[in-house]
Context: one part of a larger RNA
C1' cells in the first nucleotide's frame, strides 16, 4: 500500500446490499424450535343453541357432531438448524476400486392380497403416592401381534452332468428338501329394504399392504498420492505382523477368538510431545509464494462430561432411553426433575459482536387422498458507520474586496476572500399532504372441453381453456403534489521522509515522538491561535496478515 467477522478516541444526514459471541464446548430464568394422519382402529365430550318439565336450586330431550379430541396403530423425529470441544486421522482433498455389501419413501416390471386366533391400551373399578408416577382386576378394537394354507420367477442347502479354469472357484442345466407373506380403508354404479338411517352380493376408481428383478438416491468399505512444528523425541509394536479353523458384520479385514510361524514399523522420520476440525475458496503479491478457513457450498466430528446398548432401511440418536459423575431446582425428606453448541433472550469473563420482533404470503420440509396442520428451516423487518457501494449537506452570479479575526517593514497594506451580505435558480434526500400503487402468484377450489380407467356418459386420474380467492413484508418501495437553503461536517496533519508556516506562550520545564529526532529565552517539531494540506460521513490510533 492493501486486507479485516476487528477495537478505541472524536464525530454522525440518508438510503442499497451484506455482516455481527473469534474468550468461558462457561452457566442458564421464560417462551417457542417435530408433528402428523379420524379416508387403520375402539371409543367419544362440553361450551353454546332451543324444545319440554321444575320445589326455581335445577333436571331432561334435541342440536352443537361422531365435531374437538386423551389412547392404540402408521410415517416422521437419523432431515433439518447449531457448535469446533476433540481429531495429524483414508479426518479431508484427489485420483482409482470391489474381496464385498446395504438402501425406507420414489420410479419401471411382475406375482399375490385366502382362512382363522389370542390379546391389550385408551376406559371402569380399587390401592399405593406430596408429587413424578404406579401396582392388581376386569371389558374391548384394528392396516397391532401371532399361527395356517398358497410360490410365476427368485433365494438356501443338497445331488448330479457338460464347458473352462485347474487351488479356493466361473459359465450353462437337471433332481431333492427348505425358508420367505399380506390389511384393509374410502369413494362411484347397480341391486334389495326403510320415512331417514341403512344391508348384503358384484362390478369399479383412487389410496394402501406383501414376494420377486431391475432403476434412483443416499450410504459403508478398501487402496495410491497429498495433508504444522519439534531430534534438546530414535527407536515403536505381543492382537503386535501373517498363517489355518471358527466366530461376527449388510459385507472385506486381527474386527474378534483357539492354534500356528516370528514377524511388523523406523533418519524417505517410526514412537512420543506440541499445535490444528479438513476442502472450495478468502486475503496479500507481478508471479512464484506467503497468510488464512468468518460469512456461503462440500465433508467429518460433537451434543453438560464418561460408558452403554435399544427401536429402526437409517443412530454421533442436540430438543429419545439406561447406568455413573459434576452441577443446578422441587420436596411432606420417602423420593423426583433437568441438560439453549437450535431462535430470541439472561449472568459471567472479555477490547468486543444484536430484538425474549412479523409470517406461513413465496422456496422447502414432515403428515395427510384432499382440505390442511405443524416448521426460531426459511422469508421478511428491528438493532449496530462493522464492511462495501450511492446519493446529499446546494448551484450560478456577487468586491463598498464589508465587519470581525490574524499577520505586518503599522496614519497603510497583506490574508482569510466570492468567502459572507445581496440578487437569480433549483428541489436530490429529509419533511407534510392527499392520491394511485408493481414484481414476488403459481397451486389448490368451481366449471367447460379432450384423453386414459371401466360394462359405464357414474367415479377417480390426467391435459388445456375459463372463473373465484390467498402478501408477513407493508398502505413499504416507486411515482404525483406542496413548502422552502430551509434540517444536515468532521476528523487527522503541516521539521525531513510527506502535501501543507506564521504569531504568542513555555524554556531541556511542560510536553512531542513511526524513524531520524524535537525543547537549556526569537522552537515552521512542545500548547494555543490564524492560516494552510490532505481525507471526508467519516477521520484517526491500535492489533493482526501479505
Nucleotide at each position: 500500500g492493501a486486507a479485516c467477522g476487528a477495537a478505541c478516541a472524536c464525530u454522525g444526514g440518508c438510503g442499497g446490499c451484506g455482516u455481527g459471541g473469534a474468550u468461558u464446548a462457561g452457566g442458564c430464568a421464560u417462551g417457542c424450535a417435530a408433528g402428523u394422519c379420524g379416508a387403520a382402529c375402539g371409543g367419544g365430550a362440553a361450551a353454546g343453541c332451543u324444545c319440554c318439565c321444575u320445589u326455581c336450586g335445577g333436571g331432561g330431550a334435541g342440536u352443537g357432531a361422531g365435531u374437538a379430541u386423551a389412547g392404540u396403530g402408521g410415517c416422521g423425529a437419523a432431515c433439518g438448524g447449531g457448535u469446533g470441544a476433540g481429531u495429524a486421522a483414508c479426518g479431508c482433498g484427489u485420483g482409482g476400486g470391489a474381496a464385498a455389501c446395504c438402501u425406507g419413501c420414489c420410479c419401471u416390471u411382475u406375482g399375490g392380497u385366502g382362512g382363522g386366533g389370542g390379546a391389550u391400551a385408551u376406559c371402569a373399578g380399587u390401592c399405593c403416592u406430596a408429587a413424578c408416577g404406579g401396582g392388581c382386576u376386569g371389558c374391548u378394537a384394528a392396516u397391532a401381534c401371532c399361527g395356517c394354507a398358497u410360490a410365476c420367477g427368485g433365494c438356501c442347502u443338497u445331488c448330479u452332468g457338460g464347458a473352462c479354469g485347474c487351488c479356493u472357484g466361473u459359465c450353462c442345466g437337471g433332481g431333492a428338501g427348505g425358508a420367505a407373506a399380506a390389511a384393509g380403508g374410502u369413494g362411484g354404479c347397480c341391486u334389495c329394504u326403510u320415512c331417514a338411517u341403512g344391508a348384503a352380493a358384484g362390478c369399479u376408481g383412487c389410496c394402501g399392504c406383501u414376494g420377486a428383478a431391475g432403476g434412483a438416491u443416499g450410504g459403508u468399505c478398501c487402496c495410491g498420492c497429498g495433508u504444522c512444528c519439534c531430534a534438546u523425541u530414535a527407536g515403536c509394536u505381543u492382537g503386535u505382523u501373517g498363517g489355518u479353523g471358527g466366530g461376527g458384520u449388510a459385507a472385506u479385514g486381527g474386527c474378534c477368538u483357539a492354534c500356528c510361524a516370528a514377524g511388523g514399523c523406523g533418519a524417505c522420520g517410526a514412537u512420543g510431545g506440541g499445535u490444528a476440525g479438513c476442502c472450495g475458496g478468502c486475503c496479500u503479491g507481478a508471479g512464484a509464494g506467503g497468510g488464512u478457513g468468518u460469512c456461503c457450498g462440500g465433508c467429518c466430528a460433537c451434543a453438560c462430561u464418561g460408558g452403554g446398548a435399544c427401536u429402526g432401511a437409517g443412530a454421533u440418536a442436540c430438543g429419545g432411553c439406561c447406568c455413573a459423575g459434576a452441577c443446578u431446582c422441587c420436596u411432606a425428606c420417602g423420593g423426583g426433575a433437568g441438560g439453549c453448541a437450535g431462535c430470541a433472550g439472561u449472568c459471567g469473563a472479555g477490547a468486543a459482536g444484536c430484538u425474549u420482533c412479523g409470517g406461513c404470503a413465496a422456496u422447502g420440509g414432515g403428515c395427510g387422498a384432499a382440505a390442511g396442520c405443524c416448521u426460531g428451516a426459511c422469508c421478511g423487518a428491528g438493532c449496530g458507520a462493522c464492511g462495501c457501494c450511492g446519493c446529499g449537506u446546494g448551484a450560478g452570479c456577487g468586491a463598498u474586496g464589508a465587519a470581525g479575526g490574524u499577520c505586518u517593514u503599522a496614519u497603510a497594506g497583506a490574508u482569510u476572500g466570492u468567502a459572507a451580505a445581496g440578487c437569480u435558480c433549483u428541489g436530490u434526500c429529509a419533511g407534510a399532504u392527499u392520491g394511485g400503487g408493481a414484481a414476488g402468484a403459481a397451486a389448490a377450489c368451481u366449471c367447460c372441453g379432450g384423453g386414459g380407467u371401466u360394462a359405464a356418459u357414474a367415479c377417480c386420474c390426467u391435459c388445456g381453456g375459463a372463473g373465484c380467492u390467498u402478501g408477513a413484508c407493508g398502505g413499504u418501495a416507486c411515482c404525483a403534489u406542496c413548502a422552502g437553503a430551509g434540517g444536515a461536517a468532521g476528523c487527522a496533519c503541516c521539521g525531513g521522509c510527506u502535501a501543507a508556516c506564521u504569531c504568542c506562550g513555555u524554556g531541556c520545564c511542560a510536553g512531542c515522538a513511526g524513524c531520524c529526532g524535537c525543547g537549556g529565552u526569537a522552537a515552521u517539531a512542545c500548547g494555543g491561535a490564524g492560516g494552510g494540506u490532505g481525507c471526508a460521513a467519516g477521520c484517526g490510533u491500535u492489533g493482526u496478515u501479505c